[in-house]
Molecule: transfer RNA
Organism: Holophagaceae bacterium
RNA sequence: GCCCACAUAGCUCAGUGGCAGAGCGCAUCCUUGGUAAGGAUGAGGUCGCCGGUUCAAUCCCGGCUGUGGGCU
Repeated sequence: GCCCACAUAGCUCAGUGGCAGAGCGCAUCCUUGGUAAGGAUGAGGUCGCCGGUUCAAUCCCGGCUGUGGGCU
């Protein structure tokens, strides 16, 4: 220098055009003499950034940034 993949909650990852989810973690409550375990409820997201397509974009297209991998 060229090519490919990935970027979504604190962490690990789903979701691939029509209201953004799970597990773990976190908060409150129940339970206990007290903890742990268990149960209930809840908070937490400009879906990396800038444009384009579309009635509508996390999703499709282009560029940029970052991370990982490959080729020379």